[in-house]
RNA sequence: GCCAGGGUAGCUCAGUUGGUUAGAGCGUGGGACUCAUAAGCCCGAGGUCGUGGGUUCGAUCCCCACCUCUGGUA
Numbered sequence: 001g002c003c004a005g006g007g008u009a010g011c012u013c014a015g016u017u018g019g020u021u022a023g024a025g026c027g028u029g030g031g032a033c034u035c036a037u038a039a040g041c042c043c044g045a046g047g048u049c050g051u052g053g054g055u056u057c058g059a060u061c062c063c064c065a066c067c068u069c070u071g072g073u074a
Base pairs, nucleotide, nucleotide: 001073002072003071004070005069006068007067010026011025012024013023019057028044029043030042031041050066051065052064053063054062
């Protein structure tokens, strides 16, 4: 250089043949329980869905370019 796959919450990941609220587990904050701690229970916060354009009434999802990571190939 070329080919393939990935980038979504602090971390690990899911998601949708484009549709009105973007989710889980862990972590984190609070509450209740307990003599106290842990576990388990209840509630919450946290996201420009890598960046910029395009298509569309509407894009996390489709198209293009770029950035970045992983693997393959010479």

Description: A computed fold for a 74-nucleotide RNA from an Opitutales bacterium, annotated as transfer RNA. Its mean pLDDT, the model's own confidence on a scale to 100, is 81. Rfam family: tRNA. Rfam links the family to the GO term triplet codon-amino acid adaptor activity.